A computed fold for a 69-nucleotide RNA from an insect gut metagenome, annotated as transfer RNA. It matches the Rfam family "tRNA". It is annotated as a transfer RNA. From the family's description: Transfer RNA (tRNA) molecules are approximately 80 nucleotides in length.
Order: sequence, then structure tokens, then C1' cells
RNA sequence: GUCGGUAGCUCAGCUGGCAGAGCAACGGACUCUUAAUCCGUGGGUCGCGGGUUCGACUCCCGCCCGACC
Repeated sequence: GUCGGUAGCUCAGCUGGCAGAGCAACGGACUCUUAAUCCGUGGGUCGCGGGUUCGACUCCCGCCCGACC
């Protein structure tokens, strides 16, 4: 200097306007049982602090952490 940090994990979230998916977990259906499959449920300081704005994951500033040059 560039890129990244969002659910337990991997990641979306564009141009500021309800925070999401898959997997995992939990409950149920099915099954002699397990697995597989199907249905449902819970789970978030959006890295931290400030600014702008009616409103910020999103824009601006500083800082922390990681990868690469």
C1' cells in the first nucleotide's frame, strides 16, 4: 500500500431504509434402530470508538486484528 473482519463454521447483503442463506445445533415426522430424507425452532455489540444523516453493515475519520505485496 491492497484486500478482508456480519450467526458456532463458510459466506451473501449492490445505489443508506425489516440483518439473511447454506452447513452445524435443537425439536418433530419417517424408520425395528441408526443413517439418509422431509418439516419446524432458536441463535447477531454487523471488529472497536467517533462523525455525517430523519435513518448507517453500508458514507467519512481514527484505532485493533488477519492475509498478501